[in-house]
A computed fold for a 105-nucleotide RNA from uncultured Longilinea sp., annotated as Glycine riboswitch aptamer.

C1' cells in the first nucleotide's frame, strides 16, 4: 500500500402506537385531557474490575468474607425528550458509493 476498525456524507431498504375528546385556527397547527409506542436523543442497572474506606477472620507475609464508594452494556428498562390513519418528515440498525482519521513503518 491493503484488510479491518472509527467517524462524516449521498443513496436504498427500516418497526410500533388514537383518523381519540374539547376549544381556537390560516386545517400546517396551538392549548388542555384521557388513552397508548419505543427504533431520534436522554436517564437507569448486572457481571467483572478498582479502592491512602470501614468492619470480621487467618496470620510471618499472602489473603478470604461482608459493607460502603467508583468505573461499568444492551435491541433489557424508564418513558423525560420524540412518536401514534396514509402520506411528507423523522427513524436505531442494515448495504453500498465516496471522503478523513488510526492502523502506518
Nucleotide at each position: 500500500a491493503a484488510a479491518g476498525a472509527g467517524g462524516g456524507u449521498a443513496g436504498a431498504g427500516a418497526a410500533g402506537a388514537g383518523a381519540c375528546c374539547g376549544g381556537a385556527a390560516a386545517c400546517a397547527u396551538c392549548c388542555g385531557g384521557c388513552a397508548c409506542c419505543g427504533a431520534a436523543g436522554g436517564g437507569g442497572c448486572a457481571a467483572a474490575c478498582g479502592g491512602u474506606u470501614g468492619g470480621a477472620a487467618g496470620g510471618c507475609g499472602u489473603u478470604u468474607c461482608c459493607a460502603c464508594c467508583g468505573u461499568g452494556a444492551a435491541u433489557c428498562u424508564c418513558u423525560c425528550a420524540g412518536g401514534u390513519a396514509a402520506g411528507c418528515a423523522g427513524g436505531a440498525c442494515c448495504c453500498u458509493g465516496c471522503c478523513c482519521u488510526c492502523c502506518a513503518a

It was read from a public genome assembly, where an Rfam model found it.